[in-house]
RNA sequence: GGAGCAGGACAAAUGGCCGCCGCCCCGCCCGCGUGGCGGGGGGGAGGAAAGUCCGGGCUCCGCAGGACAAGGCGCUGGGUAACCCCCAGUCCCGGUGACGGGAAGGAAAGUGCCACAGAGAGGAGACCGCCCCCUCCGGUAUGCCGUAUACCGGAGGGGGUAAGGGUGAAAGGGUGAGGUAAGAGCUCACCAGUCCCGCCGGUGACGGCGGGAGCUCGGUAAACCCCGCCUGGAGCAAGGCCGAAUAGGGGAACGCUUGAGGGCUGUCCGUCCGAGUUCCCGGGUGGGCCGCUGGAUCCCGGUGGUAACACCGGGGCUAGAUGAAUGGUCAUUGUCCCGGAAGCGGGUGACCGCUCCGGGAAACAGAACCCGGCUUAUGGCCUGCUCCGGCA
RNA sequence: GCGCCCAUAGCUCAGUUGGAUAGAGCGUUGGACUACGAAUCCAAAGGCCAGAGGUUCGAAUCCUCUUGGGCGCACCA
Numbered sequence: 001g002g003a004g005c006a007g008g009a010c011a012a013a014u015g016g017c018c019g020c021c022g023c024c025c026c027g028c029c030c031g032c033g034u035g036g037c038g039g040g041g042g043g044g045a046g047g048a049a050a051g052u053c054c055g056g057g058c059u060c061c062g063c064a065g066g067a068c069a070a071g072g073c074g075c076u077g078g079g080u081a082a083c084c085c086c087c088a089g090u091c092c093c094g095g096u097g098a099c100g101g102g103a104a105g106g107a108a109a110g111u112g113c114c115a116c117a118g119a120g121a122g123g124a125g126a127c128c129g130c131c132c133c134c135u136c137c138g139g140u141a142u143g144c145c146g147u148a149u150a151c152c153g154g155a156g157g158g159g160g161u162a163a164g165g166g167u168g169a170a171a172g173g174g175u176g177a178g179g180u181a182a183g184a185g186c187u188c189a190c191c192a193g194u195c196c197c198g199c200c201g202g203u204g205a206c207g208g209c210g211g212g213a214g215c216u217c218g219g220u221a222a223a224c225c226c227c228g229c230c231u232g233g234a235g236c237a238a239g240g241c242c243g244a245a246u247a248g249g250g251g252a253a254c255g256c257u258u259g260a261g262g263g264c265u266g267u268c269c270g271u272c273c274g275a276g277u278u279c280c281c282g283g284g285u286g287g288g289c290c291g292c293u294g295g296a297u298c299c300c301g302g303u304g305g306u307a308a309c310a311c312c313g314g315g316g317c318u319a320g321a322u323g324a325a326u327g328g329u330c331a332u333u334g335u336c337c338c339g340g341a342a343g344c345g346g347g348u349g350a351c352c353g354c355u356c357c358g359g360g361a362a363a364c365a366g367a368a369c370c371c372g373g374c375u376u377a378u379g380g381c382c383u384g385c386u387c388c389g390g391c392a
Numbered sequence: 393g394c395g396c397c398c399a400u401a402g403c404u405c406a407g408u409u410g411g412a413u414a415g416a417g418c419g420u421u422g423g424a425c426u427a428c429g430a431a432u433c434c435a436a437a438g439g440c441c442a443g444a445g446g447u448u449c450g451a452a453u454c455c456u457c458u459u460g461g462g463c464g465c466a467c468c469a
Stems, first nucleotide, its partner, number of pairs: 001388008010379001012333007020044002023041007030033001046364001050375002053373005058235004065269004070231005075089005090104001091102004105226002110224002112220003127165002129161014173191006192216002194213008239290004249281006261273004283468003297316008335361006342355005393465007402418004411449001420436005442458005
């Protein structure tokens, strides 16, 4: 210098002018009210306000009981109000490395699936090859012919074999030796793995060591399923109050104690309410107030903890809109980039820093009940670390 | 704001417990028929299944994230 990894903080600053939305104070006016006008003070988006993917607070449903179903989660320990979150670790995977990623329980409980190819796709399989036996044929040898025997070769049949070839994503450990008709964990040695037992370390996941068993048992659970844990439903358009207007209109279905329907929010049981309920065609209003922002809050310091985080002390708090405000413009300064001009400084050097002039750039994006996360979008800056290259 | 659904050829749709080189109709293009058109017949082109990542031997299909589109939800009687 280049490429990269991890973490942190920020989201340009100040001033002038013109606006927008709340809050507080003062003055004036009237038809007196949650009114109008004027003036002053102070405040006004985010790290993601986003996607609505998780979790909670809050509110209502008569506090929600049992069984089944459905859904979610799934290494270990901790944190938290809670979590599909965070921290620390274990194991596996990726990267030369800094480091990153993992829906990571069970396939040795059961079922399903494994297309095509292939003989065979699961405790399997004989297509080629290898080997043995039987029958037939041919050749050679035993001087010749016949027969018989031996050997060689071929064809057919019966078997053995998982070493070799071939198929496939995947073919039931690997290497060597013994063994055999040929072979094979068939046996043995070593290596890899699995299971069982024991000891040691660790809270634990797990790791290490020793012994035993030829045990080698395919993959898939982001297929059904099994095991363990969790979940009542809806959502601020929740919910409460005030006000205005209209036709308490028409039709259909079910039902009126032999119980329709509703609540416990998927079903059943159980239980409570119960005379109307549901749907369709229509009708009216689309106003105001509360909820509504001060809270698992933010900053600093200390203590405990590796950390997430917890506790203690001090200090701060200033959006609350509802077709929806938080903006525009100008000047100066700052940051970065490009081009030019030389100069100065540091260093042995590669190179770096500073000054001047001109031009340019500044992202993603806008609260809507409130929080904790995750994910996605996005600009430059700083710190630490890794690899490669150059120079000395 | 909240809840839910969908995306496959130019258009409308199939495709199910993963096994494909992804099909059908209309449309488009070319040819035949005709004096010329329409209709009819024959043939062809046209897709990386909205995008990205993951699980799997294998993904349109299963899972996650993103993008785009659509639907419903006010109160009163």

Model confidence (mean pLDDT): 77 of 100. Two RNAs folded together computationally: RNase P RNA and transfer RNA, 469 nucleotides in total. It holds a member of the Rfam family "Bacterial RNase P class A". By type it is a ribozyme. About the family: Ribonuclease P (RNase P) is a ubiquitous endoribonuclease, found in archaea, bacteria and eukarya as well as chloroplasts and mitochondria.